RNAcentral holds the full RNA, with entries from ENA.
Small-subunit ribosomal RNA, 3' major domain from an uncultured prokaryote, 477 nucleotides, folded computationally.
Its Rfam family is "Bacterial small subunit ribosomal RNA". Its family is annotated with ribosome and structural constituent of ribosome in the Gene Ontology.
The coordinates come from a structure-prediction model, not an experiment, and the mean pLDDT is 85.

Context: one part of a larger RNA
């Protein structure tokens, strides 16, 4: 100068405190770990690995095991030599593949031939998700959206370096004033973007319906209307701008007005210089190293789904603020052509059948749940709770055995709120309650998204964790 300290000051943060709701128990999903295997590909490993890569392993995907097989090769450029290219058929096989066989004669042309495809052959080469992430690019976690981190000239010092960036206020903020051998200036910070609350305009269909007719069992369904909503284009609005008070007369800070909104309204997008030899050579690039009748390529069948157990993170509960049974109300975001599929039959039901409409503010998906009303159950392993298992199907795909969702019937496990311990979260948040999408032929309790409902608490910083600034101690570098 830095790092550290069970040194000291000052501040900040769901960091504690003060509340709410979980996890740790119970079953069951999922991911590691460890065993196991003929394989259980492969990486990710405090915080920052473990519902992570994987937006979804039946084949396929797949890298991995067996077993068949191929060797210029499943891809790519060149030559040579022969066929167009394409297609049916049969036999052998698990297939890959191999043997035979049927149809076929394009398109350019300067009649040599070429252009695409296919087959054969020789070597150049092809190919490796092999191995180094401690040889790299890229990108991406993190501490952290924390306020820091620098440089130019000047001064100071014998230099390292210092100063500026310290101090005294203030601030989410090196944020902003006041001082000062200092002055400026860069990267950060704040705002420039985007979505959201409020109002105007401009427009009015597919969206809207106030007055006006008109017609229905009903319904913006028709005429019409542009007033309202809504849509999406353009503006307006917030600036501590106005008022009091504190304050150094500063910057602020505290109250108020007016306003939809007030002090960064509210949310996202953005991540300084660096840190960890951090993570990824299996996204992809790529040095070097390794394999070349294999460490590369085909195929079928297993495997990734295993199961005595140990952890993560969910999902369901364990009831009465609740189960069941009728009735009935009100989102918002999304998505649809090899899709989305109304209405109608049909089945208990998963689901079939036929088929309108829609490439969609028009059809559809698409009945939102939790709400609210009524009845029922009365604290019990129950009408709580559903896993297990048997049986009978539906659906998707070439094909549900290993290994797939889902329906009906039957069965009806544990569990009566969880020991030490631990996480989240300060407001439209937490809790709860359904809805959509991506991925994807089927496969969500998982991921992104959407709303509906809708609380508690914050005395405070002494302690625990992280962090910033100043300053002190070191025998660390």
């Nucleotide at each position: 100068u830095g790092a550290c300290g069970g040194g000291g000051g000052c501040c900040c943060g769901c960091a504690c405190a003060a509340g709410c709701g979980g996890u740790g128990g119970a079953g069951c999903a999922u991911g590691u770990g460890g065993u196991u295997u003929a394989a259980u590909u492969c990486g990710a490993u405090g915080c920052a690995a473990c519902g992570c890569g994987a937006a979804g392993a039946a084949c396929c995907u797949u890298a991995c095991c067996u077993a068949c097989u191929c060797u210029u090769g499943a891809c790519a450029u060149c030559c040579a030599c022969g066929g167009a290219a394409u297609u049916u058929a049969g036999c052998a096989g698990a297939g890959a593949u191999g043997c035979u066989u049927u149809a076929g004669u394009g398109c350019c042309u300067u009649c040599g031939g070429g252009a695409a495809c296919c087959g054969u052959g020789a070597g150049a080469c092809a190919g490796g998700u092999g191995c180094u992430g401690c040889a790299u690019g890229g990108c991406u976690g993190u501490c952290g959206u924390c306020a820091g981190c620098u440089c130019g000239u000047g001064u100071u010092g014998u230099g390292a370096a210092a100063u500026g960036u310290u101090g005294g206020g203030u601030u989410a903020a090196g944020u902003c004033c006041c001082g000062c051998a200092a002055c400026g200036a860069g990267c950060g910070c704040a705002a420039c973007c985007c979505c959201u609350a409020u109002c105007c305009u401009u427009a009015g269909u597919u969206g809207c319906c106030a007055g006006c007719a008109c017609g229905u069992a009903a319904u913006g369904g028709u005429g019409g209307g542009a007033a309202c909503u809504c849509u999406a284009g353009g503006g307006a609005g917030a600036c501590u701008g106005c008022c009091g008070g504190u304050g150094a007369u500063a910057a602020a800070c505290c109250g108020g007005a007016g306003g939809a909104a007030g002090g960064u309204g509210g949310g996202g997008a953005c991540g300084a210089c660096g840190u960890c030899a951090a993570g990824u050579c299996a996204u992809c690039a790529u040095g070097g190293c390794c394999c070349u009748u294999a460490c590369g390529a085909g195929u079928a069948g297993g495997g990734c789904u295993a199961c005595a157990c140990a952890c993560g993170u969910g999902c369901u509960a364990c009831a009465a603020u609740g189960g069941c049974g009728a009735g009935u109300a009100c989102a918002g975001a999304g998505g649809g052509a090899a899709g989305c599929g109304a209405a109608c039959c049909u089945g208990c039901g998963a689901g079939g059948g036929u088929a309108a409409g829609c490439g969609g503010a028009u059809c559809c998906c698409u009945u939102a749940a939790a709400g609210c009303u009524c009845g029922u159950c009365g604290u019990a392993g129950u009408c709580c709770g559903g896993a297990u298992u048997g049986g009978a199907g539906u659906c998707u795909g070439c094909a549900a055995c290993u290994c797939g969702a889902c329906u009906c019937c039957a069965u009806g496990a544990a569990g009566u709120c969880g020991g030490a311990a631990u996480c989240g979260c300060u407001a439209g948040u937490a809790a709860u309650c359904g809805c959509a999408a991506a991925u994807c032929a089927g496969a969500a309790u998982g991921u992104u998204g959407c709303g509906g409902u809708g609380a508690a608490u914050a005395c405070g910083u002494u302690c625990c964790c992280g962090g910033g600034c100043c300053u002190u101690g070191u025998a660390c570098a």